[in-house]
Context: one part of a larger RNA
RNA sequence: GGAUGAACACUGGCGGCAUGCUUAACACAUGCAAGUCAUAUGGGAAGUGGUGUUUCCAGUGGUGGCUGGGUGAAUAACGCGUAAGAACCUACCUUUGGGAGGGGAACAACAGCUAAAAAUGGUUGCUAAUACCCUGUAGGGCAAAAGGAGGAAUCUGCUCGAGGAGGGGCUUGAGUCUGAUUAGCUAGUUGGUGAGGAAAUAACUUACCAAGGUGAUGAUUAGUAGCUGGUCUGAGAGAGUGAUCAACCGUACUGGGACUGAGACAUAGCCCAGACUCCUACGGGAUGUAGCAGUGUGGAAUUUUUCGCAAUGGGCGAGAGCAUGAUGGAGCAAUGCCACGUGGAGGUAGAAGGCCUAUGGGUCGUGAACUUUUUUUCCUAAAGAAGAAACAAUGACGGUAUCUAGUGAAUAAGCAUCGGCUAAUUCUGUGCCAGCAGUCGCGGUAAUACAGAGGAUGCAAGCAUUAUCC
Numbered sequence: 001g002g003a004u005g006a007a008c009a010c011u012g013g014c015g016g017c018a019u020g021c022u023u024a025a026c027a028c029a030u031g032c033a034a035g036u037c038a039u040a041u042g043g044g045a046a047g048u049g050g051u052g053u054u055u056c057c058a059g060u061g062g063u064g065g066c067u068g069g070g071u072g073a074a075u076a077a078c079g080c081g082u083a084a085g086a087a088c089c090u091a092c093c094u095u096u097g098g099g100a101g102g103g104g105a106a107c108a109a110c111a112g113c114u115a116a117a118a119a120u121g122g123u124u125g126c127u128a129a130u131a132c133c134c135u136g137u138a139g140g141g142c143a144a145a146a147g148g149a150g151g152a153a154u155c156u157g158c159u160c161g162a163g164g165a166g167g168g169g170c171u172u173g174a175g176u177c178u179g180a181u182u183a184g185c186u187a188g189u190u191g192g193u194g195a196g197g198a199a200a201u202a203a204c205u206u207a208c209c210a211a212g213g214u215g216a217u218g219a220u221u222a223g224u225a226g227c228u229g230g231u232c233u234g235a236g237a238g239a240g241u242g243a244u245c246a247a248c249c250g251u252a253c254u255g256g257g258a259c260u261g262a263g264a265c266a267u268a269g270c271c272c273a274g275a276c277u278c279c280u281a282c283g284g285g286a287u288g289u290a291g292c293a294g295u296g297u298g299g300a301a302u303u304u305u306u307c308g309c310a311a312u313g314g315g316c317g318a319g320a321g322c323a324u325g326a327u328g329g330a331g332c333a334a335u336g337c338c339a340c341g342u343g344g345a346g347g348u349a350g351a352a353g354g355c356c357u358a359u360g361g362g363u364c365g366u367g368a369a370c371u372u373u374u375u376u377u378c379c380u381a382a383a384g385a386a387g388a389a390a391c392a393a394u395g396a397c398g399g400u401a402u403c404u405a406g407u408g409a410a411u412a413a414g415c416a417u418c419g420g421c422u423a424a425u426u427c428u429g430u431g432c433c434a435g436c437a438g439u440c441g442c443g444g445u446a447a448u449a450c451a452g453a454g455g456a457u458g459c460a461a462g463c464a465u466u467a468u469c470c
Stems, first nucleotide, its partner, number of pairs: 001470004006466002010462001013340001015338004019333002021298001026296003030293003035063003040060002043057004070251003079176002082173004088168003093164007101135004110125006147156003177223003184214003189211008226248001228246002230241002233238001253274005277286003304330001306329002312326001313324001315322002343373004353364004379406003383402001387397001414459005419440003425454005435442002
């Protein structure tokens, strides 16, 4: 000198764009954050005089809750980045070739009875399906299917093959912090054969056999740490760093486990154990903000319990549409970067006043007053978007941006420093006191170094200090 997710002191006009718990992966009140489909399906209710149509509700069923969003505790690892590889899987999408015959038994909802404080159940009876089962097609063995809408054309869904795309799993080479005051480590350990298992390779698992494997090119152990694109600094080499944005990985109160599914060992799913909290009629139950807001605590320190699905994206649906704290916006904070302003021109009797003085004057100083002028900005009033795609309709932001008119210089300057380094000095007070200080050092009676005042210098809506990095 540059930089920061900064903080603190003093000060503070405005706009645009960004950024905002770095500490306790500490504990959490409340609300919302993942639903959707009646063109799969049986019922119940509302409405109507009745039928039909319509709407709503809890079920069965399908699909999606494995995306998105948060966080960095763990991890020194094929975790990450890079370059290769072979023994694999893939719902939705897409290309292409076939197929969907015949039958059956249930279970919810519902209705009745009933246990319970609640959470949640028990029992009897009825019932539909794209739910479930049998059989044919179907071969040496195993293994399929489903219908719905429409007057129809047809549309859509189902099933079995073979490809594609995108996605995912796996293996390997070299790379990836510190310590030797850590030198040996390893028994499923290293390899073979058989068996099992997996989507797939493999000690992945297991029986037997062999005794291997690894290490001063630093194993093992201990400490620290998510990794990268990047970012900061530097002429570069390098050093530091890994907030925001993007990719990958890990994680979801702590520790285990599987279920479902194309995909999870999933957590706003389930089961078990533990700690905490809450409810209880003491028999038993319920919860998991490292989603968005918000609260307490910790801390030098970090925002609203806001608006909207109008746009973009993903989910469901034939569609209309529904839901979306993803996202788009607004709010708060000088936290940062950038832009603009706090007026412009003229104006010497060099006024009053302050300060200094050699008492002549000098300086603040064209600065002010005064004259004239402009309206960026502020305020008031009129008009008023783009962002919307596909004829029309549809805008949270927002009566915002922008624009026009009007009044009036009107609404707007501070902070630090002035001994040298280092731009900028005088007086008064103090008297090794009070104090200053990054460093050298100032202060013991004329202190340009302390404190105040006048003046000056630097930067400026900021400025100085502290912390950290180069």
Small-subunit ribosomal RNA, 5' domain from Ziziphus jujuba var. spinosa, 470 nucleotides, folded computationally. It matches the Rfam family "Bacterial small subunit ribosomal RNA". Clan: SSU clan. The full RNA is in RNAcentral, with records from Rfam.